[in-house]
c-di-GMP-I-GGC riboswitch aptamer from Rubrobacter marinus, 77 nucleotides, folded computationally. Its mean pLDDT, the model's own confidence on a scale to 100, is 88. Taxonomically the source falls in Rubrobacter (Bacteria, Bacillati, Rubrobacterales, Rubrobacteraceae). It matches the Rfam family "c-di-GMP-I-GGC riboswitch aptamer". Rfam links the family to the GO term cyclic-di-GMP binding. The sequence was found by an Rfam model in a public genome assembly.
C1' cells in the first nucleotide's frame, strides 16, 4: 500500500413477505438472507429499465461495467 486470511471486531443485505409512496421503472420502513472487502457516496462515460405517439423529453437502477470521493480491520506475499 492500488493486497485480502477457513484472522478478529463491526458493517451491509438478494429473493420472497408486510406497511407506506410512485402512472411506472423504483424508492423508504419491517421481517429474511442470497450474497458482497467498498454491496460506503456520487447517475460524468457506457449500460439496462419505465413513463410517454415520440423528442435533440422526463425519470428509475450504485448489488451490471468504467469513472471520482472517502473510510473500518490486518496475517501472508
Nucleotide at each position: 500500500g492500488a493486497c485480502g486470511a477457513c484472522a478478529a471486531a463491526g458493517g451491509c443485505a438478494a429473493a420472497c413477505c408486510c406497511g407506506c409512496c410512485g402512472c411506472g421503472a423504483g424508492g423508504c420502513g419491517g421481517g429474511g438472507g442470497c450474497g458482497c472487502a467498498a454491496a460506503g457516496c456520487c447517475a460524468g462515460g457506457g449500460g439496462c429499465c419505465u413513463c410517454g405517439a415520440g423528442a435533440c423529453g422526463a425519470g428509475g437502477c450504485a448489488g451490471c461495467c468504467c469513472g471520482g470521493c472517502u473510510a473500518c480491520c490486518g496475517a501472508a506475499g